c-di-GMP-I riboswitch aptamer from Oleisolibacter albus, 88 nucleotides, folded computationally. The sequence was found by an Rfam model in a public genome assembly. The coordinates come from a structure-prediction model, not an experiment, and the mean pLDDT is 83.
[in-house]
RNA sequence: UGUGUUCAAGGGCAAACCGUCGGAAACGGCGGGACGCAAAGCCUCCGGUCCUCAGACCCCGACGGGUCCGGAUAGCGGGGUUGCCAGA
Numbered sequence: 001u002g003u004g005u006u007c008a009a010g011g012g013c014a015a016a017c018c019g020u021c022g023g024a025a026a027c028g029g030c031g032g033g034a035c036g037c038a039a040a041g042c043c044u045c046c047g048g049u050c051c052u053c054a055g056a057c058c059c060c061g062a063c064g065g066g067u068c069c070g071g072a073u074a075g076c077g078g079g080g081u082u083g084c085c086a087g088a
Stems, first nucleotide, its partner, number of pairs: 012037002017032006035075001041081003045078003048073004055068005
């Protein structure tokens, strides 16, 4: 510098669910808890999925529905970026 196929050691993270707090919601923080994870560290640039309080527009007699704007997910995938250990 590049790689992540196998082994070892020391470690790391933490799904569902429960409690609590925040949010209109998706969901998130903290504590418990471990399904899993070699980037399950970090970043919404691209695609996907999910949400719909307020605002704009469209359809509808109405109820309601759709689009935009906006938001969530990095443990949906791609991409970017940083990095422990071991072997080569």